[in-house]
Overview: This is a predicted structure of a 349-nucleotide part of an RNA (small-subunit ribosomal RNA, central domain) from an uncultured bacterium. The RNAcentral record of the full RNA draws on Greengenes and SILVA.
Context: one part of a larger RNA
RNA sequence: CUGGGCGUAAAGCGCACGCAGGCUGACUUAUAAGUCGGUAGUCUAAUGCGGAGGCUCAACCUCUGUAUAUCUAUCGAUACUGUAAAUCUGGAGUAUGUGAGAGGGAAGCGGAAUUCCCGGUGUAGCGGUGAAAUGCGUAGAUAUCGGGAGGAACACCAGUGGCGAAGGGCGGCUUCCUGGCACAAUACUGACGCUCAUGUGCGAAAGCUAGGGCAGCGAACGGGAUUAGAUACCCCGGUAGUCCUAGCCGUAAACGAUGGAUACUAGGUGUGGGUGUCGCAGGGCAUCCGUGCCGCAGUUAACGCGUUAAGUAUCCCGCCUGGGGACUACGGUCACAAGACUGAAACUC
Numbered sequence: 001c002u003g004g005g006c007g008u009a010a011a012g013c014g015c016a017c018g019c020a021g022g023c024u025g026a027c028u029u030a031u032a033a034g035u036c037g038g039u040a041g042u043c044u045a046a047u048g049c050g051g052a053g054g055c056u057c058a059a060c061c062u063c064u065g066u067a068u069a070u071c072u073a074u075c076g077a078u079a080c081u082g083u084a085a086a087u088c089u090g091g092a093g094u095a096u097g098u099g100a101g102a103g104g105g106a107a108g109c110g111g112a113a114u115u116c117c118c119g120g121u122g123u124a125g126c127g128g129u130g131a132a133a134u135g136c137g138u139a140g141a142u143a144u145c146g147g148g149a150g151g152a153a154c155a156c157c158a159g160u161g162g163c164g165a166a167g168g169g170c171g172g173c174u175u176c177c178u179g180g181c182a183c184a185a186u187a188c189u190g191a192c193g194c195u196c197a198u199g200u201g202c203g204a205a206a207g208c209u210a211g212g213g214c215a216g217c218g219a220a221c222g223g224g225a226u227u228a229g230a231u232a233c234c235c236c237g238g239u240a241g242u243c244c245u246a247g248c249c250g251u252a253a254a255c256g257a258u259g260g261a262u263a264c265u266a267g268g269u270g271u272g273g274g275u276g277u278c279g280c281a282g283g284g285c286a287u288c289c290g291u292g293c294c295g296c297a298g299u300u301a302a303c304g305c306g307u308u309a310a311g312u313a314u315c316c317c318g319c320c321u322g323g324g325g326a327c328u329a330c331g332g333u334c335a336c337a338a339g340a341c342u343g344a345a346a347c348u349c
Stems, first nucleotide, its partner, number of pairs: 004320003007303002012317001014202004021195003025088002028085004033081002035077007048066007091192001092189005097183003103178007110154001115149007125136002162170002207248006216242002221237004259316006267294012298305002322349003331342004
């Protein structure tokens, strides 16, 4: 390489968009490039195979005939693939209508709570723990009432609920701008599709740059405990950070540890959205899309999966090939840096 694989054994890129490439619905005609067949040529010798002969046999040797494949020419076949032309509507899309939603961006507003400040009441404790201590407090704390400031987050509703091309993610209220989705019935376009190396964009937290902001929390750090020690777990403080604006970084157990698309293959039972229909109504039935659980066939090493497949198939992409060395070294690309991506070998078991 072939073959075999990728939920948990090694293996699905974090996710999308998408050029090239690969693959691509129904039907008709033409063509005959691929494909298939006939004929002829070519295919050094040797080897191989058939026949005959020579060494006493055989191996070996000699003679003779000859094959597959390839290539060339030519004549045909036309199912499939290709090419050209025409048509179609089921895939895909567009229009109209209805609907749900924490989808995204911006601005404004709101109440509860924590902290701080001012004032009133009030007096000796408060706080914290397994127990304590550090800490706060007679310069009046804690508690309680009134007023004010500021930042961050939005209790209940709330749900194996919803939304998101996808992932990160999205949750107080209102307004504005804006993306997608589902359903129903028609009309229209007429294969316009699927996937996607390179590429491009998005991408939690932490971190970085500049400017702001800082209530609470809180790496580092200081102190108190615990302990043999305690660079921890517990407690009192507390800087960066957490927040905002602009720009980087590009990684996560970025997980369903499960790439995308299409088709097919028993059911049962919840739940979210829509539609139709029956009923006076509560509701029932049917159907489409989503989201869960259980489960037949099947599958799996087992666990499990099971119309949301890990079943049955096709297409395209990515990836794996014993453990360690090694999410390393070297080189390269990217980055302000931290580092990221790509990614070995010696050696060893």

About this RNA
The prediction has a mean pLDDT of 82. It matches the Rfam family "Bacterial small subunit ribosomal RNA".